[in-house]
RNA sequence: CGGGAUGUAGCGCAGUUGGUAGCGUGCCACGUUCGGGACGUGGAGGUCGGGCGUUCGAAUCGCCUCAUCCCGA
Numbered sequence: 001c002g003g004g005a006u007g008u009a010g011c012g013c014a015g016u017u018g019g020u021a022g023c024g025u026g027c028c029a030c031g032u033u034c035g036g037g038a039c040g041u042g043g044a045g046g047u048c049g050g051g052c053g054u055u056c057g058a059a060u061c062g063c064c065u066c067a068u069c070c071c072g073a
Stems, first nucleotide, its partner, number of pairs: 001072007010025004019056001027043005049065005
């Protein structure tokens, strides 16, 4: 320098024929218990790495860019 992969909640991930963003775990509250754990119920938490564009509508499509990893030179 060129090519490719990944980036979504604190952590691990799903969601890509465009249509309100989910699961597990963790966290908070309550129930249960003498108390804890386990279990149950409810709840908070994300402008989907960043910017621009296409579209009525973008995590999803296009361009640029950043980080990490892999391959080539």

Predicted 3D model of a 73-nucleotide RNA (transfer RNA) from a Dysgonamonadaceae bacterium. Its mean pLDDT, the model's own confidence on a scale to 100, is 82. Its Rfam family is "tRNA". Gene Ontology term of the family: triplet codon-amino acid adaptor activity. The sequence was found in a public genome assembly. Taxonomically the source falls in Dysgonomonadaceae (Bacteria, Bacteroidota, Bacteroidia, Bacteroidales).